[in-house]
RNA sequence: GGAGCCGGCCGGGCGGCCGCGGCUCUGCGGACCCGGGGACGGGGCCGAGGGUCGAGGAAAGUCCGGACUCCACAGGGCAGGGUGCUGGGUAACACCCAGGCGGGGCGACCCGCGGAAAGUGCCACAGAGACAGACCGCCCCCGUCGCUGACGGCUCGCCGCCGGGGCGGGGGUAAGGGUGAAACGGUGAGGUAAGAGCUCACCAGCGGCCGGGUGACCGGCCGGCUGGGCAAACCCCACCCGGAGCAAGGCCAAGCAGGGAGCGGGUGGCCCGCCCGAGGCUCCCGGGUAGGCCGCACGAGGGUCGCGGCAACGCGGCCCCCAGAGAGAUGGCCGCCGCCGGCGGCUCGGCCGCCGGCACAGAAUCCGGCUUACAGGCCGGCUCCUCCC
Numbered sequence: 001g002g003a004g005c006c007g008g009c010c011g012g013g014c015g016g017c018c019g020c021g022g023c024u025c026u027g028c029g030g031a032c033c034c035g036g037g038g039a040c041g042g043g044g045c046c047g048a049g050g051g052u053c054g055a056g057g058a059a060a061g062u063c064c065g066g067a068c069u070c071c072a073c074a075g076g077g078c079a080g081g082g083u084g085c086u087g088g089g090u091a092a093c094a095c096c097c098a099g100g101c102g103g104g105g106c107g108a109c110c111c112g113c114g115g116a117a118a119g120u121g122c123c124a125c126a127g128a129g130a131c132a133g134a135c136c137g138c139c140c141c142c143g144u145c146g147c148u149g150a151c152g153g154c155u156c157g158c159c160g161c162c163g164g165g166g167c168g169g170g171g172g173u174a175a176g177g178g179u180g181a182a183a184c185g186g187u188g189a190g191g192u193a194a195g196a197g198c199u200c201a202c203c204a205g206c207g208g209c210c211g212g213g214u215g216a217c218c219g220g221c222c223g224g225c226u227g228g229g230c231a232a233a234c235c236c237c238a239c240c241c242g243g244a245g246c247a248a249g250g251c252c253a254a255g256c257a258g259g260g261a262g263c264g265g266g267u268g269g270c271c272c273g274c275c276c277g278a279g280g281c282u283c284c285c286g287g288g289u290a291g292g293c294c295g296c297a298c299g300a301g302g303g304u305c306g307c308g309g310c311a312a313c314g315c316g317g318c319c320c321c322c323a324g325a326g327a328g329a330u331g332g333c334c335g336c337c338g339c340c341g342g343c344g345g346c347u348c349g350g351c352c353g354c355c356g357g358c359a360c361a362g363a364a365u366c367c368g369g370c371u372u373a374c375a376g377g378c379c380g381g382c383u384c385c386u387c388c389c
Stems, first nucleotide, its partner, number of pairs: 001385010012337007020054007028047003032043004056360001060371002063369005068245004080241005085099005100113005114236002119234002121230003135177002137173009147164003151160004185203006204226001206223007249294004258285006264276004301320008338358009
């Protein structure tokens, strides 16, 4: 100098003007309600002014896990769903940390993960055969031929014998060819009629023993020889799981309808009683609609320091208070600066001017994760290549 890998962080800044939402204050303004004879006092609402606070790293997708609330529930089992190497972290998780094994990369590093030797099932096309199989080839045996070579015999054209070849039949062989994503451990040697873990060496796999490790697993020795893939097919093993969700749920409660009492009407001299009540007035009752309030923002909270731990994380001290509603507030304009791109000029490794751009996206009960989107930029650690001293 070039090419990469991993982790963390920011995601415009300052000022001016106008505007929005929450809370709070006011010897301020307005209409209203309550009390009072009045003067006046109290109350919430609306407005004005002052103070203060006001989106994100993902607020998103709603994919996991919890808190919280209501309902259900003696206990156990079945069914159903989920998770899946090991150890740890956590309120919990499909998350995180550390480790193991396998795969990829020269490397920094990245990706994956129970069991296929319990059983069942499936394996397209091609291919003989997909777990069983002989298509070609190779080898052995038998028969046959008016095919053929060497040798021998003689009556010279035939016979005998050994071999090769063709055809037919029987058998062996999974080493070779061919098909396929995948063909029954791999490579080499011996062996065999040809072959084959048939035998041997090394490697892979399986089992046993010994040693190390909490464990996944690793190392050594021995053994017989090997039994394809798929579990996001059924299944087996281990562990976990009740349902619904803030429109959860709770409190207050107009109006209308309902029930009751009184006033009322009739009977009656009057009271009680009885009857009527279709309408009116007053009061009470329970359920509950509109509406209002709570839930609702002090929390598995944030910052910083110390200690323990490889780490995730935990414990402790100090400091901080940090949006919150209604179908829903954070915005707009201007100036300067910053960054990026284009064009032009100049006294060109730069400077100046003009124009344009600065993402993804917005809380709605809250929290921990995962995933996805994102202009531009900063910091730290590490790897490989090349050059110079």
Predicted 3D model of a 389-nucleotide RNA (Bacterial RNase P class A) from an Actinomycetota bacterium. It is recorded under the gene name rnpB. Model confidence (mean pLDDT): 79 of 100. The sequence is in RNAcentral, with records from ENA. Lineage of the source: Bacteria > Bacillati > Actinomycetota.